[in-house]
Molecule: transfer RNA
Organism: archaeon
Parts: sequence; structure tokens; C1' cells
RNA sequence: GCAGCCGUGGUGUAGUGGUAACAUCAGAGCCUUCCAAGCUCUUGUCCCGGGUUCGAAUCCCGGCGGCUGCA
Repeated sequence: GCAGCCGUGGUGUAGUGGUAACAUCAGAGCCUUCCAAGCUCUUGUCCCGGGUUCGAAUCCCGGCGGCUGCA
């Protein structure tokens, strides 16, 4: 330099055009003599810009970052 793949709560991931979700972490409550475990509730997320579309995490273009391969 070129090519491929990836980027989603603090963490690990699902979601391939129509309400952003699961587990875990954190906070509060219930239970318990106390702790742990269990149960209930809550906070918090689509890497950035532009385009297509009635509607974009999703499709297209560019940028940035990570991994891999080739040179």
C1' cells in the first nucleotide's frame, strides 16, 4: 500500500428495514436474627459524518479504530 471481517449499556452477546433485547455488573426494595442465595423493580447502549427510504443498529458512500491475510 491492497483485500477481507468486525465496531450494540460497565462487561459478554442477540437483533439483517417497523417499540433496541438477553445475561451479567451497579442501585433500591422484599425475604432472613445477620450474611449468602433467591424474588421484584430501576438506571444506563447502536463508533463518527453523509446518502437512500414514509421509516436505518440494519442498505449504500466516506472517515476512524481493532483483528487477519497478501505485498